[in-house]
């Protein structure tokens, strides 16, 4: 220096037309207490930045991070 993947919630990841799932976190029920198990809640300027498109998290160029591989 080159090639290639990857960047979405606290972890893991799914999504071209409203952001969503388990896990985990608050409250309730339920228990002697805890867990298990039900009901709810909260949590995100989807890595920046430009195009495409009726509509972009998402497609496509560019930066930027971070893995492997080569050199």
């Nucleotide at each position: 220096g080159g090639a290639u993947a990857c960047a979405u919630a606290g972890c893991u990841c799914u999504g071209g037309u409203u952001a969503g799932a388990g896990c985990g976190g608050c409250u309730g029920a339920c228990u002697g207490c805890a867990g298990a198990u039900c009901a709810g809640c909260a949590g995100g300027u989807c890595c920046c930045u430009g195009g495409u498109u009726c509509a972009a998290a998402u497609c496509c160029g560019g930066g930027u991070g971070u893995g492997u591989c080569c050199u």
A computed fold for a 71-nucleotide RNA from Polarella glacialis, annotated as transfer RNA. Its Rfam family is "tRNA". Rfam classes the family as a transfer RNA. Its mean pLDDT, the model's own confidence on a scale to 100, is 81. The sequence is in RNAcentral, with records from Rfam. Lineage of the source: Eukaryota > Sar > Dinophyceae > Suessiales > Polarella.